Model confidence (mean pLDDT): 75 of 100. The RNA shown here (c-di-AMP riboswitch aptamer (ydaO/yuaA leader)) has 151 nucleotides and comes from a Clostridiaceae bacterium.

RNA sequence: AUGGAUUAAGUGCUGAAUUCCUGUUUGUUUUCUUGGAACAGGAUACGGGGGAACCAAUUAGUGGGGUGAAUCCAGAAUUUUUAUUCAGGUAGGGCUAGUCCUUUCGGCCCGAAUCCGUCAGCUAACCUCGGAAGCUUUGAAGGGAGAGAGG
Numbered sequence: 001a002u003g004g005a006u007u008a009a010g011u012g013c014u015g016a017a018u019u020c021c022u023g024u025u026u027g028u029u030u031u032c033u034u035g036g037a038a039c040a041g042g043a044u045a046c047g048g049g050g051g052a053a054c055c056a057a058u059u060a061g062u063g064g065g066g067u068g069a070a071u072c073c074a075g076a077a078u079u080u081u082u083a084u085u086c087a088g089g090u091a092g093g094g095c096u097a098g099u100c101c102u103u104u105c106g107g108c109c110c111g112a113a114u115c116c117g118u119c120a121g122c123u124a125a126c127c128u129c130g131g132a133a134g135c136u137u138u139g140a141a142g143g144g145a146g147a148g149a150g151g
Base pairs, nucleotide, nucleotide: 012135013134014133019043020042021041022040023039024038025037026036046130047129048128049127050126055121063119064116065115066114067113072089073088075086076085077084078083092110093109094108095107096106099145100144101143102142103141104140105139
């Protein structure tokens, strides 16, 4: 000097999943208080489901339906063969940061999982639920909005 790995912090990303209040416990400690952390409860930005008329649909079956970008195709292996696993493609989706929005090209990824339980089209009033979890990309050429500094 270069490259790689790990940890912490910051920044940022997927997602509806942000923010606030109260209480209890805990650490330190001569004592007290504040802050932090954990747990419990309450609210909240934001998000989902059910549910008339009208409209739509004419149905059932081999059930059907919801959240989600996550649908579909064909192939191989295994004797779980109305199944499981593996790899490929694909509808579709995300990132690629100058504060925000956006276009094109290139690059890198995802293309799952799960819930209801024979039942649900839309849907005002109304009813009801969630408000998690997991990560760390940064190349180029433009357009628009806005802020700051200097003249």
Lineage of the source: Bacteria > Bacillati > Bacillota > Eubacteriales > Clostridiaceae.